[in-house]
């Protein structure tokens, strides 16, 4: 440096649900919350699912791809 693995520690993220706000909606932002997560960081590129006013949207915490990345260990 690359790849595999995840017992511990430190730190990180945050599902359902509740409240406030935005959106026709899928859903999004903030606060609480904590089911889980080693990429549950980023990216709608391929597939997929979902929405609506049917030609435009939403989801990366559905799978795959791409880019980046902490600790320990082999």
């Nucleotide at each position: 440096c690359u790849g595999g693995c995840g017992a511990a520690a430190g730190g990180g993220c945050a599902a359902a649900c509740u409240c406030c706000g935005g959106g026709u909606g899928a859903c999004c932002g903030g606060a609480g919350g904590g089911c889980g997560c080693a990429a549950a960081g980023c990216u709608a590129c391929g597939g997929g699912u979902c929405u609506c006013a049917u030609g435009a949207g939403a989801c990366c915490g559905c799978c795959g791809g791409g880019c980046u990345g902490c600790c320990g260990u082999c």
Predicted 3D model of a 74-nucleotide RNA (c-di-GMP-I riboswitch aptamer). It was read from a public genome assembly, where an Rfam model found it. The coordinates come from a structure-prediction model, not an experiment, and the mean pLDDT is 84.